[in-house]
Context: one part of a larger RNA
Molecule: large-subunit ribosomal RNA, domain I
Organism: bioreactor metagenome
RNA sequence: AGCGCAGGGCGAAUGCCUUGGCGCCUGGAGCCGAAGAAGGACGUGACAAGCUGCGAAAAGCUGUGGUGAGGAGCAAAUAUCCAUCGACCCACAGAUGUCCGAAUGGGGAAACCCGGUCAGGGUAAAUGCCUGAUCAGCCGUACAUGAACACAUAGUGUGCGGUGGGGAACGGGGUGAACUGAAACAUCUCAGUAGCCCCAGGAAGAGAAAUCAACCGAGAGUCCGUAAGUAGUGGCGAGCGAACGCGGAUGAGGCCAAACCGUAAGACGUCAAGUUUUGCGGGGUUGCGGACCGGCGAUAUGGUGAAAGAAGAUGAGUGGAAUGAGCGGCUGGAAAGCCGAGUCCAAAGAGCGUAAUAGUCGCGUACACGAAGUUUUUAAUCAGCUAGCCGGCACCAGAGUACCACGAGACACGAGAAACCUUGUGGGAAGCCGGGGGGACCACCCUCCAAGCCUAACUACUCCAGGCGACCGAUAGUGAACAAGUACUGUGAAGGAACGGUGAAAAGAACCCCGGGAGGGGAGUGAAAUAGAACCUGAAACCCUGUGCUU
Numbered sequence: 001a002g003c004g005c006a007g008g009g010c011g012a013a014u015g016c017c018u019u020g021g022c023g024c025c026u027g028g029a030g031c032c033g034a035a036g037a038a039g040g041a042c043g044u045g046a047c048a049a050g051c052u053g054c055g056a057a058a059a060g061c062u063g064u065g066g067u068g069a070g071g072a073g074c075a076a077a078u079a080u081c082c083a084u085c086g087a088c089c090c091a092c093a094g095a096u097g098u099c100c101g102a103a104u105g106g107g108g109a110a111a112c113c114c115g116g117u118c119a120g121g122g123u124a125a126a127u128g129c130c131u132g133a134u135c136a137g138c139c140g141u142a143c144a145u146g147a148a149c150a151c152a153u154a155g156u157g158u159g160c161g162g163u164g165g166g167g168a169a170c171g172g173g174g175u176g177a178a179c180u181g182a183a184a185c186a187u188c189u190c191a192g193u194a195g196c197c198c199c200a201g202g203a204a205g206a207g208a209a210a211u212c213a214a215c216c217g218a219g220a221g222u223c224c225g226u227a228a229g230u231a232g233u234g235g236c237g238a239g240c241g242a243a244c245g246c247g248g249a250u251g252a253g254g255c256c257a258a259a260c261c262g263u264a265a266g267a268c269g270u271c272a273a274g275u276u277u278u279g280c281g282g283g284g285u286u287g288c289g290g291a292c293c294g295g296c297g298a299u300a301u302g303g304u305g306a307a308a309g310a311a312g313a314u315g316a317g318u319g320g321a322a323u324g325a326g327c328g329g330c331u332g333g334a335a336a337g338c339c340g341a342g343u344c345c346a347a348a349g350a351g352c353g354u355a356a357u358a359g360u361c362g363c364g365u366a367c368a369c370g371a372a373g374u375u376u377u378u379a380a381u382c383a384g385c386u387a388g389c390c391g392g393c394a395c396c397a398g399a400g401u402a403c404c405a406c407g408a409g410a411c412a413c414g415a416g417a418a419a420c421c422u423u424g425u426g427g428g429a430a431g432c433c434g435g436g437g438g439g440a441c442c443a444c445c446c447u448c449c450a451a452g453c454c455u456a457a458c459u460a461c462u463c464c465a466g467g468c469g470a471c472c473g474a475u476a477g478u479g480a481a482c483a484a485g486u487a488c489u490g491u492g493a494a495g496g497a498a499c500g501g502u503g504a505a506a507a508g509a510a511c512c513c514c515g516g517g518a519g520g521g522g523a524g525u526g527a528a529a530u531a532g533a534a535c536c537u538g539a540a541a542c543c544c545u546g547u548g549c550u551u
Stems, first nucleotide, its partner, number of pairs: 001550009015536001016501002020472002022469006029462002031166002039100003042055003046078001050074002061094006070082003105114003115135007137163009170201001171199005181188001185235001211218002222249005232240002253454003256398001260282009287432001289396002292392005304383003309378006317369003327340004344359001345349001351363003403427007413439001434449005488495002508535001511522004
């Protein structure tokens, strides 16, 4: 030195564990903000670095409830306190709430600097100083004031109301890629996706037929299933991909504009008669229309909103069985394990904990109950709203619109036979004897009534809670079980870790010895100390000691 055996060191795999995650479902809550949010800075404790809580009234103050013996957070120890005259804790309501931040008196390199006005404090009086209130912009509205410029307008001022910023995903709109696929690539695809911007809500959007259908009929929208990977579309490549109908979820329909009537103001009109414009009120709202004229008829039984009260849900919590904190025995450090006997409860044998495997030990579980507040349904009562029929007449019924041309977009549909929808440019109707649609276009037929507005539910999502899991179990599962968006990196946008386990209980090793200490040897604790805090188990690489053999 090699090989083997034995024993160690280092090391952290593995096993077991779980405080943390992940997914789905259900439920709740669905917005917060100038009454100053979200998010922060700085403070705040007897001692206080971090986290948590809180705000100069600062781990807190007040009230109303709940609970009932301990309490002063994580977090041990000391000190000092609080508490059956009810503390701590929990629920609800309120008070306080520095500074920054939309940040809004002005400024600013956020958490800082500097003011104005009014009131109060202070002072003999006043300034300084202190305290409170108030002072941004924009939009709307009312009033006042008011230039160039006569009226006027612009502008200015004041009061009142609103707005601004944030939000995980979900929604509407605007804008809008490329990688990729087509086995290259250009039309095409990826995809109207990602990204960026604007805006809204608890949902949003859509929505009461100028819709479909097919000569039968349906009757707003939305969502799901099917129709169907069909019909189509497509360098007819890759691909893209409906609708009608049917089955379900939900279910709800309303209001204007106009004709006409009235009223106010203005303009025209020499006055007047009148004409006309605008505002306001009535009227009226659909394809079986309405106005107007004539005639007839009705005055709520129906629906909407608010609401004393009632009922339910939620909501701190409350009660909650069992000879058994059983009996005799065994093992053990420990009984909840095993054996035995005549055991008990069960609307409760879900689960967790307790020194090991507990229905009957603890928390719970089934079941039953529960205040304020919140919320749902309902409701005495109150408020305001809401109809028709016949005949005549021919007044009204959404215009730079429909439609056409050109150019685009969007429709499953790529210009195609390309309708329908949207509209950039140009042209430009009818007006009820009217107009749109039925996939070029025409006729017949059928159907609907555009160019105004609103509309619950069914649908989407989940920052929250609970339940569940042939989900993970510390290189996994969130990036994060630990100081985690922390440490650290970067000028910055941003990037972004690692680190879990003594033991049933600290009983965490008094005392003695070596040593400066670290560390160790005894002693002691413990079931165990090769469980000793560098702490469960403790593989391998690697290192060492002893020993056998070989050289």